[in-house]
RNA sequence: GACGAAAAGGGCAAACCCUCCGCGAGGGGGGGACGCAAAACCACGGGGCUCCACGAGCUGGCCGGGUUGCCGAAU
Numbered sequence: 001g002a003c004g005a006a007a008a009g010g011g012c013a014a015a016c017c018c019u020c021c022g023c024g025a026g027g028g029g030g031g032g033a034c035g036c037a038a039a040a041c042c043a044c045g046g047g048g049c050u051c052c053a054c055g056a057g058c059u060g061g062c063c064g065g066g067u068u069g070c071c072g073a074a075u
Stems, first nucleotide, its partner, number of pairs: 002075001003072002011036002016031006034061001040067003044064003047059005
């Protein structure tokens, strides 16, 4: 470095509910845990989705890629 354990200490938090923002996809906060070793960050490529619809958006918990990062069994 690859890799990712019936490891340790921690972390995040799907659906759903409440609330706020947004036309919407969706997003923020609270509760809640299906899951996650990048489920941290970035819309660069592909996919999906939305609209006041052809150029503007959303999705990083769809995939690829980039940047950064905790731990250390086996190989």
Molecule: c-di-GMP-I-GGC riboswitch aptamer
Organism: Acidimicrobiaceae bacterium